[in-house]
RNA sequence: GCAGAGUAGGACGCCGCGCGUCAAGUGCCGCUGUGACGGGGAGUUGCACAGCGGACGAAAAGCCGGAAAGGCUUGCGGUGCGCCGUCCGCAUCCCGCUGC
Numbered sequence: 001g002c003a004g005a006g007u008a009g010g011a012c013g014c015c016g017c018g019c020g021u022c023a024a025g026u027g028c029c030g031c032u033g034u035g036a037c038g039g040g041g042a043g044u045u046g047c048a049c050a051g052c053g054g055a056c057g058a059a060a061a062g063c064c065g066g067a068a069a070g071g072c073u074u075g076c077g078g079u080g081c082g083c084c085g086u087c088c089g090c091a092u093c094c095c096g097c098u099g100c
Base pairs, nucleotide, nucleotide: 001100002099003098004097009088010087011086012085013084015082016081017080018079019077020076021075028054029053030052031051032050033049034048035047038095039094040093041092043090045091060074061073062072063071064070
């Protein structure tokens, strides 16, 4: 000098376990807060997450049960969590790490 790794986390796929279907969740918008390379600076814009508020908005069917309660099965939901795999992921400044 060149290339790369690592981050909050995100996307997709597989499998497993759940939740909702009496509508929570997801997605969208706004506000507030928080957070992200091994160490440090900066944090405008961007990114992610959380809380609050707002608008929108949905798929049930069959069976067991005298019925109710409850349960089972198949669906449905831009559904949650976990394992594994692949990909994406602090752009900027200084130093460091790995390879050449």